[in-house]
This is a predicted structure of a 72-nucleotide RNA (transfer RNA) from an Alphaproteobacteria bacterium. Its mean pLDDT, the model's own confidence on a scale to 100, is 81. Taxonomically the source falls in Alphaproteobacteria (Bacteria, Pseudomonadati, Pseudomonadota). RNAcentral holds the sequence, with entries from ENA.
RNA sequence: GCUCCCGUGGCCCAAGUGGAAGGGCUCGGGCCUUGUAAACCCGCGGUCCCGGUUCGAACCCGGGCGGGAGCU
Numbered sequence: 001g002c003u004c005c006c007g008u009g010g011c012c013c014a015a016g017u018g019g020a021a022g023g024g025c026u027c028g029g030g031c032c033u034u035g036u037a038a039a040c041c042c043g044c045g046g047u048c049c050c051g052g053u054u055c056g057a058a059c060c061c062g063g064g065c066g067g068g069a070g071c072u
Stems, first nucleotide, its partner, number of pairs: 001071007010025004019055001027043004048064005
């Protein structure tokens, strides 16, 4: 330099062919306990950035940024 893959809460991972994002852990609160933990219940919190297409974008297109693999 070229090609391919990936980027979603604090962490890990989902989301047929575009219809508006779900789960686990963590965290906060409650319940229980003499107290802590466990179990159970509730809650907070997210699509890497900027444009475009579309009635509608995590998903499609363009350009960037970051990470990984391969080739020279």